[in-house]
RNA sequence: GCCUCGGUAGUUUAGCGGUUAGAAUGCCAGACUCAUAAUCUGGAGGUCGAGAGUUCAAAUCUCUCUCGAGGCA
Numbered sequence: 001g002c003c004u005c006g007g008u009a010g011u012u013u014a015g016c017g018g019u020u021a022g023a024a025u026g027c028c029a030g031a032c033u034c035a036u037a038a039u040c041u042g043g044a045g046g047u048c049g050a051g052a053g054u055u056c057a058a059a060u061c062u063c064u065c066u067c068g069a070g071g072c073a
Stems, first nucleotide, its partner, number of pairs: 001072007010025004018056001027043005049065005
């Protein structure tokens, strides 16, 4: 330099162009307990890597950039 795959909550991740972007775990509060753990209930936490384009509508499609993994040379 070229090719492929990936970047979504603190972490691991799901997500056919169309209702409010979900789950597990972690965190906070409550219940339970003499107390803790476990368990149950509730809550907060996401500019979907950045910018532009297509579209009535983009996490999703296209282009550029950026970061990471692998391959070729």
The RNA shown here (transfer RNA) has 73 nucleotides and comes from Candidatus Iainarchaeum sp. Taxonomically the source falls in Candidatus Iainarchaeum (Archaea, Candidatus Iainarchaeota, Candidatus Iainarchaeia, Candidatus Iainarchaeales). Rfam family: tRNA. The coordinates come from a structure-prediction model, not an experiment, and the mean pLDDT is 83.